[in-house]
Context: one part of a larger RNA
RNA sequence: UUGGGUUUAAAGGGUGCGUAGGUUGCAUAUUAAGUCAGCGGUGAAAAGGUGAUGCUUAACAUUACCCGUGCCGUUGAAACUGAUAAGCUUGAAUAUUGAUGAAGUAUGCGGAAUGCGCAGUGUAGCGGUGAAAUGCAUAGAUAUUGCGCAGAAGGUCGAUUGCGAAGGCAGCGUACUAAUCAGAUAUUGACACUGAGGCACGAAAGCGUGGGGAUCAAACAGGAUUAGAUACCCUGGUAGUCCACGCUGUAAACGAUGAUAACUCGCUGUCGGCGAUAGACAGUCGGUGGCCAAGCGAAAGCGAUAAGUUAUCCACCUGGGGAGUACGACCGCAAGGUUGAAACUC
Numbered sequence: 001u002u003g004g005g006u007u008u009a010a011a012g013g014g015u016g017c018g019u020a021g022g023u024u025g026c027a028u029a030u031u032a033a034g035u036c037a038g039c040g041g042u043g044a045a046a047a048g049g050u051g052a053u054g055c056u057u058a059a060c061a062u063u064a065c066c067c068g069u070g071c072c073g074u075u076g077a078a079a080c081u082g083a084u085a086a087g088c089u090u091g092a093a094u095a096u097u098g099a100u101g102a103a104g105u106a107u108g109c110g111g112a113a114u115g116c117g118c119a120g121u122g123u124a125g126c127g128g129u130g131a132a133a134u135g136c137a138u139a140g141a142u143a144u145u146g147c148g149c150a151g152a153a154g155g156u157c158g159a160u161u162g163c164g165a166a167g168g169c170a171g172c173g174u175a176c177u178a179a180u181c182a183g184a185u186a187u188u189g190a191c192a193c194u195g196a197g198g199c200a201c202g203a204a205a206g207c208g209u210g211g212g213g214a215u216c217a218a219a220c221a222g223g224a225u226u227a228g229a230u231a232c233c234c235u236g237g238u239a240g241u242c243c244a245c246g247c248u249g250u251a252a253a254c255g256a257u258g259a260u261a262a263c264u265c266g267c268u269g270u271c272g273g274c275g276a277u278a279g280a281c282a283g284u285c286g287g288u289g290g291c292c293a294a295g296c297g298a299a300a301g302c303g304a305u306a307a308g309u310u311a312u313c314c315a316c317c318u319g320g321g322g323a324g325u326a327c328g329a330c331c332g333c334a335a336g337g338u339u340g341a342a343a344c345u346c
């Protein structure tokens, strides 16, 4: 390289938008670039194949023909691919009506809990643990009542529920924005799919500047435990956790399963529509679960939400370690990220 693969053995990019590129619905006409057919030229010699001939035979040599699958030219064919022209409506999109949701952004409001402050009642303990101690408390704690302040998080509802491209999203209201689904028509007329680079988004932690700081809590301190205990347990406690703006760009970013389209026996839940009403059973479109036929799979299992049967496009893999390291480059304030080897060794 051919080939084979990517749920768990190595391997799906974290996710989307989209450039180039690749691929692309139905039907008509023209064309003839690809394609196919005929003919011509060329396709060195040697080699190779077949026959003949010469060395006693063979190897070897000589000779005739073939081969030379290619390239060029020319004459045709027109199914398929391409190109051009004019169309179609099923793919795609738009409009109209209705519906749905923790989808996003901004802003306002409320309650429980926690901590703190002030005041009242009240007295000797509280707290914590396996047991304790550190800690708090007669300067009146814990408990309890009232008032006030602060920040953060959203109990019940709550669910194999719902929404979102993914990350993710949950008190209540308002404004703005986006999306999806269904119904019936209408419009455009292939406008589509994928997508190297590129751009955007991207949990937590971390970083910069400025706020905020109730809780919890890396680091740190103390008390225990222990042979030791730089831990697990306890008492404290700073960054951080929260907000605004900017950066970082990684995760078991997981369904460890790329996107799109088509096809393939059934059963059973559930969410949003339609439709229908006998308020029952069934139907249909779009999601989300469970169990299975065929089939697939090394098995576990998957099984219309495929890991089945196919098509198009992208990404990735090629023994373990060395190593996601070194070097270089690019990005970053830094931390570090992206790209990414080899020697050596088994």
Base pairs, nucleotide, nucleotide: 004317005316006315007300008299012314014201015200016199017198021194022193023192025088026087028085029084030083031082033081034080035077036076037075038074039073040072041071042070048066049065050064051063052062053061054060091191092188093187094186095185096184097182098181099180100179103177104176105175106174107173108172109171114150115149116148117147118146119145120144121143125136126135162169163168206247207246208245209244210243211242216240220236221235222234223233258313259312260311261310262309263308266291267290268289269288270287271286272285273284274283295302296301319346320345321344328339329338330337331336
The part of an RNA shown here (small-subunit ribosomal RNA, central domain) has 346 nucleotides and comes from an uncultured Bacteroidales bacterium. Its mean pLDDT, the model's own confidence on a scale to 100, is 87. Its Rfam family is "Bacterial small subunit ribosomal RNA". The full RNA is in RNAcentral, with records from ENA and SILVA.